Predicted 3D model of a 523-nucleotide part of an RNA (small-subunit ribosomal RNA, 5' domain) from an uncultured prokaryote.
Context: one part of a larger RNA
RNA sequence: GGAUGAACGCUAGCGGCAGGCUUAACACAUGCAAGUCGAACGGUAACAUUGGUGCUUGCACCAGAUGACGAGUGGCGAACGGGUGCGUAACGCGUAUACAACCUACCUCUUAUUAAGGAAUAGCUCAGAGAAAUUUGAAUUAAUACCUUAUAAUAUCUUAAAGCCGCAUGGUUUACAGAUUAAAGAAUUUCGAUAUAAGAUGAGUAUGCGUGAUAUUAGCUAGUUGGUAAGGUAACGGCUUACCAAGGCAACGAUAUCUAGGGGGUCUGAGAGGACUAUCCCCCACACUGGUACUGAGACACGGACCAGACUCCUACGGGAGGCAGCAGUGAGGAAUAUUGGGCAAUGGAGGCAACUCUGACCCAGCCAUGCCGCGUGAAGGAAGAAUGCCUUAUGGGUUGUAAACUGCUUUUAUAUGGGAAGAAACCUCUGGAUUUAUCCAGAGCUGACAUUACUAUAAGAAUAAGCAUCGGCUAACUCCGUGCCAGCAGCCGCGGUAAUACGGAGGGUGCAAGCGUUAUCC
Numbered sequence: 001g002g003a004u005g006a007a008c009g010c011u012a013g014c015g016g017c018a019g020g021c022u023u024a025a026c027a028c029a030u031g032c033a034a035g036u037c038g039a040a041c042g043g044u045a046a047c048a049u050u051g052g053u054g055c056u057u058g059c060a061c062c063a064g065a066u067g068a069c070g071a072g073u074g075g076c077g078a079a080c081g082g083g084u085g086c087g088u089a090a091c092g093c094g095u096a097u098a099c100a101a102c103c104u105a106c107c108u109c110u111u112a113u114u115a116a117g118g119a120a121u122a123g124c125u126c127a128g129a130g131a132a133a134u135u136u137g138a139a140u141u142a143a144u145a146c147c148u149u150a151u152a153a154u155a156u157c158u159u160a161a162a163g164c165c166g167c168a169u170g171g172u173u174u175a176c177a178g179a180u181u182a183a184a185g186a187a188u189u190u191c192g193a194u195a196u197a198a199g200a201u202g203a204g205u206a207u208g209c210g211u212g213a214u215a216u217u218a219g220c221u222a223g224u225u226g227g228u229a230a231g232g233u234a235a236c237g238g239c240u241u242a243c244c245a246a247g248g249c250a251a252c253g254a255u256a257u258c259u260a261g262g263g264g265g266u267c268u269g270a271g272a273g274g275a276c277u278a279u280c281c282c283c284c285a286c287a288c289u290g291g292u293a294c295u296g297a298g299a300c301a302c303g304g305a306c307c308a309g310a311c312u313c314c315u316a317c318g319g320g321a322g323g324c325a326g327c328a329g330u331g332a333g334g335a336a337u338a339u340u341g342g343g344c345a346a347u348g349g350a351g352g353c354a355a356c357u358c359u360g361a362c363c364c365a366g367c368c369a370u371g372c373c374g375c376g377u378g379a380a381g382g383a384a385g386a387a388u389g390c391c392u393u394a395u396g397g398g399u400u401g402u403a404a405a406c407u408g409c410u411u412u413u414a415u416a417u418g419g420g421a422a423g424a425a426a427c428c429u430c431u432g433g434a435u436u437u438a439u440c441c442a443g444a445g446c447u448g449a450c451a452u453u454a455c456u457a458u459a460a461g462a463a464u465a466a467g468c469a470u471c472g473g474c475u476a477a478c479u480c481c482g483u484g485c486c487a488g489c490a491g492c493c494g495c496g497g498u499a500a501u502a503c504g505g506a507g508g509g510u511g512c513a514a515g516c517g518u519u520a521u522c523c
Stems, first nucleotide, its partner, number of pairs: 001523004006519005013375006019368002021333001026331003030328003035076003040073002043069002047067003050063006083286003092211008103202001107199002111195004115149004125138005155180004162173004185191002212258003219249003224246008261283004265276004288309005311322004339365001341364003347361001348359004378409001380407002389399004415459005423450001428445007467512005472493003478507005488495002
């Protein structure tokens, strides 16, 4: 000098864009953050419509008839999105490869199907247990839930003549052969369902190289290293087991201990390097602590399950409930870090034929000079060089200083009152056209949280707006008064003991400026 997720002191007008618990992965009140589909299903708790009945004529009752829909079965989603950095010195990450050792829901595309039956169960109803959480029995019912059967190939498995490879046990390719394996309907003419060939996407695995500190850590290892066989996995493999061999790693640093998520990048520097890993993006790990699997295309699953533990809460003492490292918010810790806000209008995601519903992702607003950038706090004239203050060699002079007053000017900004966008085009509805179901095109209509927005017009008036540090040298900027090795200053050198440009005040000056200084840290 530059830099910062900064803090502290003094000060503070506005706007744009960004950023905002670096500490306790400490504990959490409350609300919200993952649902959706009635075009899979039985149905009807609420609301509405319609119809009917009754009469006390504006009420009651009845009907799933329809718009819908509580609870329930079923499907898809909940493995994404969002958070944090505990652990991890590791194939974790980076980079370059490999899988003839692998899987992949939804999506695109190929081929072929979508046949025949069955038994249940939730709900509902009835009867119970319990304070609650929850739960038992009986009867009964549906499905795209479940089961059986049929069908069966370019799927899977088995095998052969023949071909090819190999010195060879053998390997490999290929049936018109054999065996095994599937399904679901709804809606109204489309969506689905099943098998299958590929693609795309996303995962998994393996390998080379690179990726902290300490040798005041020198030896480490028993599934350990390798083989055979079997099991297991989507798949390779000591991944696991049995048997056999005795290996494997290590001064090119094994093992141990300490520290740490990695990278793109950021800061600095002429560069080489050094330091850092906040925001944004990619990968990894974690979800109160430890462990385990279930479901599923995908998890060993933040707002799922089970077990154990610590903690908190409820209880009728028998027993139960919970997990903010999601968004807000609270306490605690700390030098220190924001609102229990608005909206799904846009972008994206889930479900749905769609309308649409959900979405603390996201888009916005609020708070904070935390940073960067921009603007303003007026401008022209104006000498009696006014007054005050300060200095002085003192009838005077210098300085503050064109500064003020005063005169005409402007109105950014602030204030007030009006006007007022873009972000919106789609989906959808209607109309028309092309082809004639679909689909496509054109036109019209509908939709804005932000928003009292941006922007803009008018109005009056200099009106609404300057501080902070410093002035001995380094280092730009000097005098007076007070103090008297005292009080104090200080980054270093050093100032202060009676004329202090170094302390405190004043006047003046210098530097930066809505900031200026100090502290901390990095180059």
The coordinates come from a structure-prediction model, not an experiment, and the mean pLDDT is 85.